[in-house]
RNA sequence: CGAGCUCGUCGGACGGCCGCGGUCGCGAGACCGAGGAAAGUCCGGACUCCACAGGGCAUGGUGCUGGGUAACGCCCAGGCGGGGUGACCCGACGGAAAGUGCAGCAGAGAGCAAACCGCCGAUGACCCGCAUUGCGGGAACAGGCAAGGGUGAAACGGUGAGGUAAGAGCUCACCAGCGACCCGGGCGACCGGGACGGCUUGGCAAACCCCACCCGGAGCAAGGCCAAACAGGGACGUCGGUGGCCCGCCGAUCAAGUCCCGGGUAGGCCGCAAGAGCGCAUCGGCAACGAUGCGCCCAGAUGGAUGGCCGUCCAUGACAGAAUCCGGCUUACAGACGGGCUCGCAGA
Numbered sequence: 001c002g003a004g005c006u007c008g009u010c011g012g013a014c015g016g017c018c019g020c021g022g023u024c025g026c027g028a029g030a031c032c033g034a035g036g037a038a039a040g041u042c043c044g045g046a047c048u049c050c051a052c053a054g055g056g057c058a059u060g061g062u063g064c065u066g067g068g069u070a071a072c073g074c075c076c077a078g079g080c081g082g083g084g085u086g087a088c089c090c091g092a093c094g095g096a097a098a099g100u101g102c103a104g105c106a107g108a109g110a111g112c113a114a115a116c117c118g119c120c121g122a123u124g125a126c127c128c129g130c131a132u133u134g135c136g137g138g139a140a141c142a143g144g145c146a147a148g149g150g151u152g153a154a155a156c157g158g159u160g161a162g163g164u165a166a167g168a169g170c171u172c173a174c175c176a177g178c179g180a181c182c183c184g185g186g187c188g189a190c191c192g193g194g195a196c197g198g199c200u201u202g203g204c205a206a207a208c209c210c211c212a213c214c215c216g217g218a219g220c221a222a223g224g225c226c227a228a229a230c231a232g233g234g235a236c237g238u239c240g241g242u243g244g245c246c247c248g249c250c251g252a253u254c255a256a257g258u259c260c261c262g263g264g265u266a267g268g269c270c271g272c273a274a275g276a277g278c279g280c281a282u283c284g285g286c287a288a289c290g291a292u293g294c295g296c297c298c299a300g301a302u303g304g305a306u307g308g309c310c311g312u313c314c315a316u317g318a319c320a321g322a323a324u325c326c327g328g329c330u331u332a333c334a335g336a337c338g339g340g341c342u343c344g345c346a347g348a
Stems, first nucleotide, its partner, number of pairs: 001344010012313007020033005035319001039330002042328005047219004060214004064078005079093001080091004094210002099208002101204002116149002118145003123142002126138005157175006176200001178197002181194005223270004232261005237253006277296008314317001
């Protein structure tokens, strides 16, 4: 200089005027006013109500190890496997020797394997010659084989030698791989080394299943507090009847008044924003994160606010906007900046 990897930050700035929502104030006015994703609503919690003695099953979820956290399917560190020259990236990554099941196309054959081309044909049968209990040759009927070819993602270890009619872990050497053995290292996943064994025992569990662990349901329109008005209904009241009188019962009247129902409805308030909060520093830790100290207050609507104009500058400003809150994941995003690292080329 050129390619690239990774972690993080910002995402128009400043000023003036007007407007909108909130808090405080008698008032003038002062202060605050969207995001890194406020989004998707996919996980995990807080909070609230309902249910619940305890235990188990089912359903669902998670799935290498250790740690972090309120918790998680998240994060950090590590192991193993895969990709990349590398920085680094990706992985639902327990069990296929408990059982059941599945595998398109191609191919002869795909799971107690198989024989299309091919090789052989020792042995038995066939044909020919020699001339005889046999020998030689031919062909390839029975039969043997799985080395080579071909198909496939995958064909029941690889290379070499011996062996054989031809072959084959059939035998041997080395290598790879498997196993519930031993030694060493690590908290652990696992790693390194060694001995022995059968000579090899395939794949799929985001198929059923098995194993381990987790899980009660509904959600802020949760839930709590205050609490009307109109129509209409009822009681008290008044009058009459029954009756010796009172209570009671029956009928009428409801003009005014009180109470109840109407209705815990309409409406209002709380929940609702000081919190697993933010910033800085120090300490512990590789890190995620934790502890301590100091400082800060940072939207809170309910027809639902955050906008408009002007000036200067950079530049022509992307994706997009709260609705109970918080931790994550995922998705969208013009552009700008910073830290660390890798590879290539050149120079000192």